[in-house]
c-di-GMP-I-GGC riboswitch aptamer from an Anaerolineae bacterium, 91 nucleotides, folded computationally.
């Protein structure tokens, strides 16, 4: 280098509860473990969520209601790219 043990050593933390914070998606933080050998970083392609704002469409005398679209908002524990790393049994 490739790979990833019922090894060691260190890490993280679904789900769900409570706080705060955001229009929402969601994000912080405390609890808590369901997993995770990159579950470290990074929204680059892809893809997934969300609709404040715009814009269309329906009603409605306005106000206002309702539905459609739509990233400039997100998500890295969905998939790849790219970056950096710990520990070594077997092949």
């Nucleotide at each position: 280098c490739u790979c990833g043990a019922c090894a060691a050593u260190a890490g993280c933390a679904a789900a769900c509860c409570c706080a705060c914070u955001g229009a929402a998606a969601g994000g912080u933080g405390g609890g808590g473990a369901c997993g995770c050998a990159a579950a470290g970083c990074c929204a680059u392609g892809g893809g997934u969520c969300u609709a404040a704002c715009u814009c269309c469409c329906u009603u409605u005398u306005u106000c206002g209601a309702g539905g459609g679209a739509u990233a400039u908002g997100a998500c890295u524990g969905c998939c790849a790219a790219g970056c950096c790393g710990c520990c070594g049994a077997a092949g």
Taxonomically the source falls in Anaerolineae (Bacteria, Bacillati, Chloroflexota).